[in-house]
RNA sequence: AUGAACGAACCGGGAGAGAUCAUUUUGAUAUGAAGCCGAAGGGGCAUGAAACUCUCAGGCAAAAGAACCGGUUCGGGACG
Numbered sequence: 001a002u003g004a005a006c007g008a009a010c011c012g013g014g015a016g017a018g019a020u021c022a023u024u025u026u027g028a029u030a031u032g033a034a035g036c037c038g039a040a041g042g043g044g045c046a047u048g049a050a051a052c053u054c055u056c057a058g059g060c061a062a063a064a065g066a067a068c069c070g071g072u073u074c075g076g077g078a079c080g
Base pairs, nucleotide, nucleotide: 006075007074008073009072010071011070012069013068020033021032022031023030035060036059037058041056042054043053044052
């Protein structure tokens, strides 16, 4: 001095599925009933991994969350 992999924080984008039914209620919420989703996490399979699969948890108006992608910063310190 170029600053990789990797990790973290922040910002932006970010799908799917009934604002279902019953009771209470202005509504939300709560309880129950079946019906569904798959992209926090978790489990399973293949040599390994997975956006595959299971739906335990989570979710099914909005809000929130959200795998993944991009940018900035910090740590890091490969390579030259």
Glycine riboswitch aptamer, 80 nucleotides, folded computationally. The model forms 90% of the base pairs in the Rfam consensus. The coordinates come from a structure-prediction model, not an experiment, and the mean pLDDT is 75. It was read from a public genome assembly, where an Rfam model found it. Rfam family: Glycine riboswitch aptamer. About the family: This family represents the bacterial glycine riboswitch.